This is a predicted structure of a 343-nucleotide RNA (Bacterial RNase P class A) from a Spirochaetia bacterium. Its Rfam family is "Bacterial RNase P class A". By type it is a ribozyme. A source record names the gene rnpB.

[in-house]
């Protein structure tokens, strides 16, 4: 220089002028049903690193108790982190790259059933098309699975030696399978002995093990206010996948038809919270200290204009909160790896 991999960070910043919306105070005012409207003044604060997706996983609220068994559903190595997860952190096993790194479809095929289309002789209780050797005059017959063909895969793989011609047949070495040591919390990984010694794959197929999981969801739900009309069938109803259990009731509960009233508070922002530091820890994180408060709309608030700086001109707006995950997207800075030139 170029190419490429990992990570942290910002998402413009300052001042004026005017408008939004909410939280506090000070003054007027309306209305009197809930406890709320207006109006003007000071003050403080006001959309995101993904709010987006709705794809997990919680808080939280409600079902009388969420019990028990089935069903179904996700998950699947091996430790650890956390409220918790199918998330993160680290290990290990496989693949992929020169390399920096990056991926995951990661338990069990000797419990069982089931699928490997086409080609091919033969695809799992699986073989003999060509070839090879013997014999035969020859059609044919015997032996083989090293050779070559077919496939995504064909009864372990190089290599010497023996064979009529071959095959672990026999031998080295690798590979397998068994046991036993060492190191390691564990997965695993070496090393050793003994054996010629390995029933193809596929479980993101049914299944088999092993963990988790009541259900509904802020339009959850509590509380004031308005407003009434009944009729008819049932013997149940809570429980929101099925069954028991246990609970409630028969003046009462469910259903289905029809009428009537429907506005306000609250829930709604102080949290598994930010930040900046020390301890421990390979890291995720954890602990102690110390400062700091940041949006609550409700047909649903942050918009214009002037001026200086500036890489920042993209993707795009809260609706009960959080923790991931995944997708969209401009740009600053760091570290590695590899490559070409000078020196």
């Nucleotide at each position: 220089u170029u190419g490429g991999u990992g990570g942290a960070c910002c998402a413009u910043g300052c001042a004026g002028u005017c408008g939004c919306u909410a939280g506090g105070g000070u003054g007027c005012u309306c209305a009197c049903u809930a406890u709320g409207g207006g109006c003007a003044c000071c003050u403080u604060a006001g959309a995101g690193g993904a709010a987006a997706g709705u794809c997990c996983g919680g808080g939280c609220u409600c079902c009388a108790u969420a019990g028990g068994a089935c069903a179904u559903a996700a998950c699947g190595c091996c430790g650890g982190g956390u409220a918790a997860c199918c998330c993160c952190c680290g290990g290990g096993a496989g693949c992929u790259g020169u390399a920096a790194a990056g991926c995951u479809a990661u338990a069990g095929a000797a419990a069982g059933u089931g699928c490997c289309a086409c080609a091919g002789a033969a695809a799992a209780u699986a073989u003999a098309c060509c070839g090879c050797c013997u014999u035969g005059a020859a059609a044919g017959a015997g032996g083989u699975a090293a050779g070559g063909g077919u496939g995504a895969a064909a009864u372990g793989g190089u290599g010497g030696g023996g064979u009529a011609a071959g095959a672990g047949c026999u031998c080295a070495c690798c590979g397998c399978a068994a046991u036993u040591u060492u190191g390691g919390u564990a997965a695993c990984a070496a090393a050793a002995u003994u054996g010629g010694c390995a029933u193809g794959g596929u479980a993101a197929a049914c299944c088999u093990c092993g963990u988790u999981a009541g259900g509904a969801g802020c339009a959850a739900g509590a509380u004031c206010a308005a407003g009434c009309a009944g009729c008819a069938a049932g013997a149940g109803g809570g429980c929101u996948g099925u069954c028991c259990a246990c609970c409630c009731a028969u003046u009462u509960c469910u259903u289905g038809c029809g009428g009537g009233u429907a506005g306000g508070u609250c829930g709604c922002u102080c949290g598994a919270g930010c930040a900046u530091a020390c301890u421990g820890g390979u890291a995720a994180c954890a602990g102690u200290a110390u400062g700091c408060c940041u949006a609550g709309a409700u047909a649903g608030a942050u918009g214009a204009c002037u001026g200086c700086a500036u890489a920042a001109c993209a993707c795009a707006g809260a609706a009960c909160c959080c923790g991931g995950c995944u997708u969209a997207u401009g740009g600053u800075c760091c570290a590695c790896c590899a490559u070409u030139u000078u020196c």